c-di-AMP riboswitch aptamer (ydaO/yuaA leader) from Neomoorella thermoacetica, 162 nucleotides, folded computationally. The sequence is in RNAcentral, with records from Ribocentre. The source organism's lineage runs through Bacteria, Bacillati, Bacillota, Neomoorellales and Neomoorella. The prediction has a mean pLDDT of 78.
RNA sequence: UCCACCUGAUCGCCGAAUUUCCUCGGUGGAAAGCGGGGGAACCAGGUAAGUGGGGUUAAUCUCCGCGCCAGUUUUUCCUAUACGGGGAAAAAGGGGCGCGGGGUAGGGCCAUCCUUGGUCCGCACCCGGCAGCUAACCUCGCAGGCGUGGAAGGAGGUGGAU
Numbered sequence: 001u002c003c004a005c006c007u008g009a010u011c012g013c014c015g016a017a018u019u020u021c022c023u024c025g026g027u028g029g030a031a032a033g034c035g036g037g038g039g040a041a042c043c044a045g046g047u048a049a050g051u052g053g054g055g056u057u058a059a060u061c062u063c064c065g066c067g068c069c070a071g072u073u074u075u076u077c078c079u080a081u082a083c084g085g086g087g088a089a090a091a092a093g094g095g096g097c098g099c100g101g102g103g104u105a106g107g108g109c110c111a112u113c114c115u116u117g118g119u120c121c122g123c124a125c126c127c128g129g130c131a132g133c134u135a136a137c138c139u140c141g142c143a144g145g146c147g148u149g150g151a152a153g154g155a156g157g158u159g160g161a162u
Base pairs, nucleotide, nucleotide: 001161002160003159004158005157006156011147012146013145014144018032019031020030021029022028033142034141035140036139037138038137043132052130053127054126055125056124061103062102063101064100065099066098067097068096069095072092073091074090075089076088077087078086079085106121107120108119109118110117112155113154114153115152116151
C1' cells in the first nucleotide's frame, strides 16, 4: 500500500438480577460483584387540609373524545314557615377514576467504537398515614421476558499478501 474479516444460537437482547463455596441432594446458608431502600450535621423546606404522601422503573407530563362518581355557585319552581332545611329543572366553571386516540420528558435496538439514519418502548408493581439531602450505621433484591441484523460514513482491531 492492497485484500479479507470484525454477523458466532456453545450466539445475542432488555433488565441490578451474575459467579463461587458450604451444606444438602434443600422451599437452606455464605462470599464476591451488581442494584435498591432507610438513616446525622450542613443545606433545603416551613400553618393546616384534601383529591393524603412516598418508592422501584425509561415508563413522566399533556391534549382530545366517551362513560361513571361525588360535590360547588347562580337562576326558576314546589314544599316547610321555628325563616333552619328538603326536592326538581336549567346554566357555569372545576375535581377524581376508567377506556380509546394524539403528542411528549425519558429509554432500548440495528452484534468493536463514534456520528448519521432507521426502528421500537414510553408498562407495571410496591409501601401503608410515613420517609428531603444525608457520613457512620441498618436493611432488601439478584427475577422475569425475548430473537435484531445484507443500515451509511469514519475510526479502530485481527489476519494475509506485496